[in-house]
Context: one part of a larger RNA
């Protein structure tokens, strides 16, 4: 010098992206124990106090040893706040464990049993030895408060007046052949029947088309003016649209400008927490906004602790290295 561990004056996160690592708490009895809260919990909250042997009918009260008695091992560090996700789980075997997936509930839609749905060319076979309180499928995602407005476009789900339309089938229509008829020949004409052509018309589903539907796919404006300081604009105008984003929330897991601008914490805060709305470019089941519990989850503080650090020291073992 490198690993592993021990110990260190003073100070105690000054390290650092970041307390990452070390440290610290710990059993066990007692005592106490806060917001919130779904009343279960939160709690082992937090914060204290004891703890070992001896004597004694008492367990009162005494007495003995060590520096320390859960004397050695082994055994939570706690607090305060936000954001996500309810929760226990599930997951990229070998860089990612989460906020992600999957969960009880919600809801929409198919499906009347030879069920819908899969798989198979079929037979067959699962759903299912079930039978709508069943089974498939999409979105959601515990609880609570709730879930707005647009059916113009796609979709889907009805409807059957009317236009379009296939296959089929079809009257006439044109043409081919030719029995015959004309003709001196040449050629013309030409029934029937077989044949080609083209075709009025009939002709179903769809699609046009009428409805109707958003927990379907989705979508939710612009400009101008206007109050007795200024500012602003309850309020008027006008263009547009299917409608012009409601409730709640908001510089956020979303905010470009931005380190917004107030206020909080610091001596000092691009992070944090509370506001404010000027939402570049939140928003209502791709759900919205709360929210006890609970998270090897992310973020901001706090206390205890401590060689992370001021800043470096010692000391053991192993290896480097010399010799063998």
């Nucleotide at each position: 010098c490198u690993c592993u561990c021990u110990c260190u004056a003073a100070g105690g996160a000054a390290c650092u992206c970041g307390g990452c690592a070390a440290a610290a708490u710990a059993g066990c009895c007692c005592c106490g124990u806060a917001a919130c809260u779904u009343c279960g919990g939160a709690a082992g909250a937090a914060g204290g106090g004891g703890u070992g042997c001896c004597c004694u009918u008492g367990u009162a009260g005494g007495g003995c040893u060590g520096c320390a008695a859960u004397a050695a091992a082994u055994a939570g560090g706690c607090c305060c706040a936000a954001g996500c996700g309810a929760c226990u789980g599930u997951u990229u075997a070998u860089c990612a464990a989460a906020a992600a997936c999957a969960c009880a509930g919600g809801u929409c839609u198919c499906c009347g049993c030879g069920a819908a749905g899969u798989c198979g060319c079929a037979a067959g076979a699962c759903a299912a030895u079930g039978u709508a309180u069943g089974g498939g499928g999409g979105c959601u995602g515990a609880c609570g408060c709730c879930u707005g407005c647009c059916c113009a476009g796609u979709g889907c789900c009805g409807g059957a007046a009317g236009g379009u339309u296939a296959a089929a089938g079809a009257a006439g229509u044109c043409g081919g052949u030719u029995a015959g008829u004309u003709g001196u020949a040449a050629a013309a004409c030409a029934a029937a029947g077989c044949u080609g052509a083209u075709a009025a018309c009939u002709g179903a589903a769809g699609c046009c088309c009428c409805g109707g539907u958003g927990a379907a796919c989705g979508g939710c404006g612009g400009c101008c003016g206007u109050a007795a300081c200024u500012a602003u604009a309850a309020c008027g105008g006008u263009c547009c649209u299917a409608a012009g984003g409601u409730a709640g929330c908001g510089a956020a897991a979303u905010u470009c400008c931005u380190u917004g601008u107030c206020g909080g914490g610091u001596a000092a805060g691009u992070u944090c927490c509370g506001a404010c709305c000027c939402g570049c470019a939140c928003g209502a089941a791709a759900g919205g906004c709360g929210u006890a519990a609970c998270g090897a989850u992310u973020u901001g503080g706090g206390u205890a602790c401590u060689g992370u650090c001021u800043c470096a020291g010692a000391g053991a073992g192993a290896g480097a290295c010399u010799c063998g």
Molecule: large-subunit ribosomal RNA, domain IV
Organism: Caloglossa monosticha